[in-house]
Source information: This is a predicted structure of an 82-nucleotide RNA (c-di-GMP-I-GGC riboswitch aptamer) from Desulfotomaculum sp. The coordinates come from a structure-prediction model, not an experiment, and the mean pLDDT is 79. The model forms 90% of the base pairs in the Rfam consensus. Its Rfam family is "c-di-GMP-I-GGC riboswitch aptamer". Rfam links the family to the GO term cyclic-di-GMP binding. The sequence was found by an Rfam model in a public genome assembly.

RNA sequence: UUAAAUAAGGGCAAACCUGCCGAAAGGCAGGGACGCAAAGCCUCAGGCCUAAGGCAAAGCUAAGGUGGCUGGGUUGCCAAGG
Numbered sequence: 001u002u003a004a005a006u007a008a009g010g011g012c013a014a015a016c017c018u019g020c021c022g023a024a025a026g027g028c029a030g031g032g033a034c035g036c037a038a039a040g041c042c043u044c045a046g047g048c049c050u051a052a053g054g055c056a057a058a059g060c061u062a063a064g065g066u067g068g069c070u071g072g073g074u075u076g077c078c079a080a081g082g
Stems, first nucleotide, its partner, number of pairs: 001081002011036002016031006034068001040074003044071003047066004053061003
């Protein structure tokens, strides 16, 4: 410096269950493993989800959520190549 294939040491943890928080989407903790080489971190752009509040209503939306949807930014272990 490239790249994140294989192997080793390890790491994370979907669904589901329990408890708590939230209007909801969902989050946190414990159990649990479907998977993951950035499934580390950041909502900047797009997507998706929710809609207590707002708008008379349908519906739309402020706002919220999802980094395990994609792009982007940023950092990076071991081994390997140059």